[in-house]
Transfer RNA from a Candidatus Pacearchaeota archaeon, 72 nucleotides, folded computationally. Its Rfam family is "tRNA". The family's RNA type in Rfam is transfer RNA. The coordinates come from a structure-prediction model, not an experiment, and the mean pLDDT is 82. Lineage of the source: Archaea > Nanobdellati > Candidatus Pacearchaeota. It was read from a public genome assembly.
């Protein structure tokens, strides 16, 4: 210093132009004599940051951080 992979609620992920999914997690409720399983709802996201393109960018393009791998 080049190339490549990837950043998304707290955690771990899906999504690939038309206002974000899904498990866990948490809070509430149902259910029980009471936990724990169930089952139901809710809250939580400026999709790393900039700027472009565009009627509209999480996506496409540039450029920077930050992380993982490879060459020298």
């Nucleotide at each position: 210093g080049c190339c490549u992979c990837g950043g998304u609620g707290g955690c771990u992920u899906a999504g690939u132009g038309g206002u974000a999914u899904a498990g866990c997690g948490u809070u509430c409720g149902c259910u029980u004599g009471g936990u724990a399983a169930g089952c139901g709802a809710a809250a939580g996201g400026u999709c790393g940051c900039g700027a472009g393109u565009u009627c509209a960018a999480u996506u496409c393009u540039c450029g920077c951080c930050c992380g993982g791998g490879g060459c020298u």